[in-house]
Context: one part of a larger RNA
RNA sequence: GAUUGAACGCUGGCGGUAUGCUUAACACAUGCAAGUCGAAUGGUAAUGAUGGAAGUUUGUUUCCAGGUGAUGAGUGGCGGACGGGUGAGUAAUGCAUAGGAAUUUAUUCAGUAGCGGGGGAUAACCUGGGGAAACUCAGGCCAAUACCGCAUACGCCCUAUGGGGGAAAGCGGGGGACCUUUGGGCCUCGCACUAUUGGAUGAGCCUAUGUUGGAUUAGCUUGUUGGUGGGGUAAUGGCCUACCAAGGCGAUGAUCCGUAGUUGGUCUGAGAGGAUGAUCAGCCACACUGGGAUUGAGAUAUGGCCCAGACUCCUACGGGAGGCAGCAGUGGGGAAUAUUGGAUAAUGGGCGAAAGCCUGAUCCAGCAAUACCGCGUGGGUGAAGAAGGCUUGUGGGUUGUAAAGCCCUUUCAGUAGUGAGGAAAAGCUUAAGGUUAAUAGCCUUGAGUUUUGACGUUAACUACAGAAGAAGCACCGGUUAACUCUGUGUUAGCAGUUGUGGUAAUACAGAGGGUGCGAGCGUUAAUC
Numbered sequence: 001g002a003u004u005g006a007a008c009g010c011u012g013g014c015g016g017u018a019u020g021c022u023u024a025a026c027a028c029a030u031g032c033a034a035g036u037c038g039a040a041u042g043g044u045a046a047u048g049a050u051g052g053a054a055g056u057u058u059g060u061u062u063c064c065a066g067g068u069g070a071u072g073a074g075u076g077g078c079g080g081a082c083g084g085g086u087g088a089g090u091a092a093u094g095c096a097u098a099g100g101a102a103u104u105u106a107u108u109c110a111g112u113a114g115c116g117g118g119g120g121a122u123a124a125c126c127u128g129g130g131g132a133a134a135c136u137c138a139g140g141c142c143a144a145u146a147c148c149g150c151a152u153a154c155g156c157c158c159u160a161u162g163g164g165g166g167a168a169a170g171c172g173g174g175g176g177a178c179c180u181u182u183g184g185g186c187c188u189c190g191c192a193c194u195a196u197u198g199g200a201u202g203a204g205c206c207u208a209u210g211u212u213g214g215a216u217u218a219g220c221u222u223g224u225u226g227g228u229g230g231g232g233u234a235a236u237g238g239c240c241u242a243c244c245a246a247g248g249c250g251a252u253g254a255u256c257c258g259u260a261g262u263u264g265g266u267c268u269g270a271g272a273g274g275a276u277g278a279u280c281a282g283c284c285a286c287a288c289u290g291g292g293a294u295u296g297a298g299a300u301a302u303g304g305c306c307c308a309g310a311c312u313c314c315u316a317c318g319g320g321a322g323g324c325a326g327c328a329g330u331g332g333g334g335a336a337u338a339u340u341g342g343a344u345a346a347u348g349g350g351c352g353a354a355a356g357c358c359u360g361a362u363c364c365a366g367c368a369a370u371a372c373c374g375c376g377u378g379g380g381u382g383a384a385g386a387a388g389g390c391u392u393g394u395g396g397g398u399u400g401u402a403a404a405g406c407c408c409u410u411u412c413a414g415u416a417g418u419g420a421g422g423a424a425a426a427g428c429u430u431a432a433g434g435u436u437a438a439u440a441g442c443c444u445u446g447a448g449u450u451u452u453g454a455c456g457u458u459a460a461c462u463a464c465a466g467a468a469g470a471a472g473c474a475c476c477g478g479u480u481a482a483c484u485c486u487g488u489g490u491u492a493g494c495a496g497u498u499g500u501g502g503u504a505a506u507a508c509a510g511a512g513g514g515u516g517c518g519a520g521c522g523u524u525a526a527u528c
Stems, first nucleotide, its partner, number of pairs: 001528004006524005013375006019368002021333001026331003030328003035078003040075002043071002050065006085286003094211007103203002108199007116150001118148002125140006156164003170191006178185002212258003219249003224246008261283004265276004288309005311322004339365001341364003347361001348359004378408004388399004412469001414464005422455001427449009472517005477498003483512005493500002
């Protein structure tokens, strides 16, 4: 000199853009953060409309009806493996770069083939019992895209002209003939389902090189190193197991101990380097502590389960409940770090055919000079060089065009008004094309139409009034830009360094003046 996720002191007008627990991976009250689908399903707890019945003060009240819009709880599907947080652990099961072969991949894209015929349960519900509660037991009833067989089988396996073992599910819209038990069959379209091939995407695995300090850590290793057979996995492999061999690593630093998430990057520097890893992005690890599996395409699963432990809470003492390193917020720790805010309008995600619902992701607002950037606190004129202050050699000098006065302007803030953009859609109507027996329906493209904004009193613009509301901080011996007076008298003190102060201190304290920076200025800490 540059820099910072900074803190402290004094001071403080506005706006934009960023950033904001670096400490206790300490403990957490409360609310919210993952749901959705009735176009899978049996139903109907609530509510609305409709219809019916009864009452009535003619306002309306009560009751009934799953036929309807819907839909609590339940079965079922998909999603809760994403998104969000944190950096405890980890020195290599990590990360970075470059390669590789022995794998898998829900949803998605393209292709091929199929979607036939049956069965038995069970929750909800009803009845009964236990329990303070959490919850739970027994009996009975019924449904499915839940579950299980049969048929068929491209690809699969084996001792291969043969044999073996394996799938599936329906739902919704529309309809001309034909059939009909008026439910529908049947046809067609869309979605869903089954098997399989290839792609895309994601994930798992292997190799090489690089990746912190210590030798006051020198030897380490028995599933250890390799082979064969077997098992296991989606897959290679001592990954596991039986047997066999006795190997493998190491001063080019094994093993052990300490420290540490890592990279793109960031800061500094002319560079080489050094330091660092907040925000943002990629990868990894973790979810009160330790272990375990289940489900699933995917987890060994933060707001799932089981066991053990510590802690907290409830209890009828028999037993139960919990996990903010999600967003806010509280206590504690600390020099120190924000609101128990708004909205799904946009972007994205989950579910759904869609409308839509959910979304503390996200977008916004609030707080903080924490940082960077921009703007303002007025402009012109004005010498009687006013008054006052300070100083003086008592003449004056200086503050100083500074003020006052006169003439202007009105940024920003204030008040009132106008007012973009962030909005593309979806829905409805309609035209053409495709599908089709079809002018239905559905899909694609186009046209028209009605709308959708949290921010928001938006940005921006216009008008109004009036210089009106807006300057401080540090320093002045040298380094280092800037000097005098008074007080003090090796005292009080100052200080980064050199040093200063013992009666004229440009170095202490105050004042006047000056210098530097300026909504900041200085100090401290830290890095180069």
A computed fold for a 528-nucleotide part of an RNA from a metagenome, annotated as small-subunit ribosomal RNA, 5' domain. The RNAcentral record of the full RNA draws on SILVA.